This is a predicted structure of a 61-nucleotide RNA (Fluoride riboswitch aptamer (crcB RNA motif)) from a Solirubrobacterales bacterium. Its Rfam family is "Fluoride riboswitch aptamer (crcB RNA motif)". Gene Ontology terms of the family: positive regulation of gene expression and response to fluoride. The family has 289 seed sequences and 2,293 matches in Rfam 15.1. The source organism's lineage runs through Bacteria, Bacillati, Actinomycetota, Thermoleophilia and Solirubrobacterales.
[in-house]
């Protein structure tokens, strides 16, 4: 060079923010779906819960 282990920091888990929890990566984890394709369509602000914000249907005042 290159694998492979441990230590430390840290990073990521389809759009934000804050708490608790899982998992996952070490330059990697991660970067939805559907459709031959399209300048087409569809679903969610979480990985999971919970709370706030945007957003979007319905309904009262």
């Nucleotide at each position: 060079a290159u694998c492979u282990g441990c230590u430390c920091a840290g990073g990521c888990g389809a759009u934000g923010a804050a708490g608790c929890u899982c998992g996952c990566c070490u330059g990697a984890a991660c970067c939805g779906c559907c459709g031959g394709a399209a300048u087409g369509g569809c679903u969610g602000a979480u990985g999971g819960c919970u709370u706030c914000u945007a957003c979007u249907g319905a309904c009262a005042c």